[in-house]
RNA sequence: UGGGGGAUCGUCUAAUUGGCAGGACGCUAGACUCUGGAUCUAGAAGUCGGGGUUCGAGUCCCUGUCCCCCAGCCA
Numbered sequence: 001u002g003g004g005g006g007a008u009c010g011u012c013u014a015a016u017u018g019g020c021a022g023g024a025c026g027c028u029a030g031a032c033u034c035u036g037g038a039u040c041u042a043g044a045a046g047u048c049g050g051g052g053u054u055c056g057a058g059u060c061c062c063u064g065u066c067c068c069c070c071a072g073c074c075a
Stems, first nucleotide, its partner, number of pairs: 001071007010025004019055001027043005048064005
């Protein structure tokens, strides 16, 4: 430098290929318990940045940043 893949709650991971962003663990509060743990209930927290298309974008288009893989160039 070229090609390909990826970025989603604190962490991991889904989302009909455009239609209310969900789950697990963790965290917080409550219940239960003599206490803790376990268990149960509830809650907070997220789409990498900037534009565009659309009634509607995590998903499609443009651009930027970062990470991974392959190839190449210089030394």

Model confidence (mean pLDDT): 81 of 100. A computed fold for a 75-nucleotide RNA from Synergistaceae bacterium UBA4088, annotated as transfer RNA. Rfam family: tRNA. The family's RNA type in Rfam is transfer RNA. About the family: Transfer RNA (tRNA) molecules are approximately 80 nucleotides in length. It was read from a public genome assembly.